A computed fold for a 75-nucleotide RNA from a Holosporales bacterium, annotated as transfer RNA.
Its Rfam family is "tRNA". The family's RNA type in Rfam is transfer RNA.

[in-house]
RNA sequence: CGGGGAGUAGCGCAGUCUGGUUAGCGCGCCUGUCUCGGGUGCAGGAGGUCGGAGGUUCAAAUCCUCUUUCCCCGA
Numbered sequence: 001c002g003g004g005g006a007g008u009a010g011c012g013c014a015g016u017c018u019g020g021u022u023a024g025c026g027c028g029c030c031u032g033u034c035u036c037g038g039g040u041g042c043a044g045g046a047g048g049u050c051g052g053a054g055g056u057u058c059a060a061a062u063c064c065u066c067u068u069u070c071c072c073c074g075a
Stems, first nucleotide, its partner, number of pairs: 001074007010027004020058001029045005051067005
């Protein structure tokens, strides 16, 4: 320098193909219950401007462009 892949909650991921109801799942966290206390179980809750910027659209995590970080392959 060229090609490909990945970035979504504290962590690991799905959702992108085919734009459309409120952005979800597991673990973790908080509260209550239970216990002498902890753990387990049960009930409830908080936490996201979907890596960044711009564009298309009535509507974008999803489509288009640029950009950034990481990984793989090639030179």